[in-house]
RNA sequence: GAUUUAUAAAGAAGGGGGGAGAGAAUAGGCUCAACGAACCCCUAGCAACCUGCAGAAAGAAAGGUGCUAAUUCCUAUCCUGUAAAUAAAACGGGAGCAUAUAAAUU
Numbered sequence: 001g002a003u004u005u006a007u008a009a010a011g012a013a014g015g016g017g018g019g020a021g022a023g024a025a026u027a028g029g030c031u032c033a034a035c036g037a038a039c040c041c042c043u044a045g046c047a048a049c050c051u052g053c054a055g056a057a058a059g060a061a062a063g064g065u066g067c068u069a070a071u072u073c074c075u076a077u078c079c080u081g082u083a084a085a086u087a088a089a090a091c092g093g094g095a096g097c098a099u100a101u102a103a104a105u106u
Base pairs, nucleotide, nucleotide: 001106002105003104004103005102006101007100008099013043014042015041016040017039021032022031023030026076027075028074029073044068045067046066049064050063051062053059072098077095078094079093080092081091082090
């Protein structure tokens, strides 16, 4: 990197370094950012996928990952509701695509 399965409306931030961008990619929107973004380090925390622990079950949080703005920030394709003659716009629902993470296989 690929495949499969599961999950993605919950949860959890301070410090130091850094110095202009960031929110996966493309596009649009929206938002965050010199009251200091990304990124790196330290500490703390959240969670409970895997291993281990305990158990009848509920657990617990030692180890391996992961995560700690906004639903995966929102939308994009298809179906559909409000809904009416149609369409658009608006606000919703479902499926799908993509992505992320874990575990297993390769």
This is a predicted structure of a 106-nucleotide RNA (SAM riboswitch aptamer (S box leader)) from a Cytophagaceae bacterium. Rfam family: SAM riboswitch aptamer (S box leader). Gene Ontology term of the family: regulation of gene expression. The prediction has a mean pLDDT of 84. It was read from a public genome assembly, where an Rfam model found it.